[in-house]
Formats: sequence, structure tokens, C1' cells
RNA sequence: UUUCCGAAAAGGUAAACCUUAGGUAACUAAGGGGCACAAAGCCACGGGUCCUAUGAAAACAAGGAUAGCCGGGUUGCCGAA
Repeated sequence: UUUCCGAAAAGGUAAACCUUAGGUAACUAAGGGGCACAAAGCCACGGGUCCUAUGAAAACAAGGAUAGCCGGGUUGCCGAA
């Protein structure tokens, strides 16, 4: 220095819910609020789940969302056993 791992320390993020705003919606942003989290930092590549204004008679297609659903990629704080 790196990897595994996760004691301590310094910090960090922020669930549900409420208010405001955007969106057809899922959902997102800001403020409040704390369930929890060693990547709960970032990325829609794969799978899953959710939404439907649009095309379409239906089926379906197409588009969107979710990174705190999982896998993967990538960056990063600390350094006990």
C1' cells in the first nucleotide's frame, strides 16, 4: 500500500408519516421527522416489482419508475482482533 473483515473513534445518510411543489401515475424534490444502514455514495447493465398519459378493439407494444428488492460495475472514511 492492497484485500478480507468490522471493534473503537470522527462523522455521514435518512424509513414510515406530515407540509409544499412537480408528474396522468408509479414516484421525485425541498422542509420537518428517525425506522434503519459499513457503502442505504453514484450508475438502469441483468433479473424482479410497480405505473400507464401514448399506440392498440383486446392481447400486446412502447415508455417511465424503483439503486432503502437482488446481482453487477465504479468511487470512498477509519484501522482493533
About this RNA
This is a predicted structure of an 81-nucleotide RNA (c-di-GMP-I riboswitch aptamer) from a Thermodesulfovibrionales bacterium. The coordinates come from a structure-prediction model, not an experiment, and the mean pLDDT is 87. It matches the Rfam family "c-di-GMP-I riboswitch aptamer". From the family's description: GEMM was predicted in a large-scale screen for bacterial structured RNA regulatory elements. The source organism's lineage runs through Bacteria, Pseudomonadati, Nitrospirota, Thermodesulfovibrionia and Thermodesulfovibrionales.